[in-house]
RNA sequence: GCCGGUAUAGCUUAGUGGUAGAGCAUUUGCCUUGUAAGUAAAAGGUCGUGGGUUCGACUCCCACUAUCGGCU
Numbered sequence: 001g002c003c004g005g006u007a008u009a010g011c012u013u014a015g016u017g018g019u020a021g022a023g024c025a026u027u028u029g030c031c032u033u034g035u036a037a038g039u040a041a042a043a044g045g046u047c048g049u050g051g052g053u054u055c056g057a058c059u060c061c062c063a064c065u066a067u068c069g070g071c072u
Base pairs, nucleotide, nucleotide: 001071002070003069004068005067006066007065010024011023012022013021018055026042027041028040029039030038048064049063050062051061052060
C1' cells in the first nucleotide's frame, strides 16, 4: 500500500427496513435468626463518528475512526 471481518447497556452478545432484547453484573422487595442461594421487580442504550437513500434505518449505500486478520 491492497483486501476482508468487527464496533449495540458496566461485561458477553441477539436483532437482514416498522416501538432496541437477553444473560451476567448493579439496586430494591420477598424468603432466612443472619449470609449465600432462590424468587419478583427496577434501573441502565442519542446502536463507533459524519453524510446519503427511504414515509420510516442498528439494518441499505458512501466516507472516516478504532480494532482484528490476510496479501505484498
The RNA shown here (transfer RNA) has 72 nucleotides and comes from Nymphaea colorata. The RNAcentral record of the sequence draws on Ensembl Plants. NCBI's taxonomy places the organism under Eukaryota, Streptophyta, Tracheophyta, Spermatophyta, Nymphaea. Its mean pLDDT, the model's own confidence on a scale to 100, is 83.